This is a predicted structure of a 109-nucleotide RNA (THF (Tetrahydrofolate) riboswitch aptamer). The coordinates come from a structure-prediction model, not an experiment, and the mean pLDDT is 77.
């Protein structure tokens, strides 16, 4: 000097486990502020991730005991089981992963 090649942070999906919410928060969406991280080292975006304000849209309960009250149901209130939410947090399993640039590292000419 050609060439190929590894490796992160994180992300997705499946799958348990513990919560949250079903009196509707949180998930997704727009849009404005700040802010962080982004292969071994430097730079770093219209990419990504967070906080905060604010806009639209928008969901599922059901059974069972108890307990207030009642003549008695309906109603209140706890529990428990099973649903339900593009639900959160963490475990495990696959998958996928430097936006891009410049310098490392490995291999083999």
């Nucleotide at each position: 000097a050609g060439c190929a090649g590894a490796g992160u942070a994180g992300a997705a999906a499946a799958u348990c486990a513990c919560g949250c919410g079903u009196u509707a928060a949180g998930u997704g969406c727009c849009c404005g502020c700040c802010g962080g991280a982004c292969g071994g080292g430097g730079a770093g975006u219209u990419g990504u991730c967070g906080g905060c304000a604010g806009g639209a849209c928008g969901a599922a309960a059901a059974a069972c005991g108890g307990u207030a009250u009642u003549c008695a149901u309906c109603u209140u209130c706890c529990g428990u089981u099973u649903g339900c939410g593009g639900u959160g947090u963490g475990g495990u399993u696959u998958u996928u992963g430097c936006a891009u640039c410049c310098c490392g590292c490995u291999g083999c000419u």

It matches the Rfam family "THF (Tetrahydrofolate) riboswitch aptamer". Its family is annotated with tetrahydrofolate metabolic process in the Gene Ontology. Rfam describes the family as follows. Tetrahydrofolate (THF) riboswitch was first reported for Ames et al. as an RNA motif in 5' untranslated (5'-UTR)regions of folate transport and biosynthesis genes in Firmicutes genomes. The sequence was found by an Rfam model in a public genome assembly.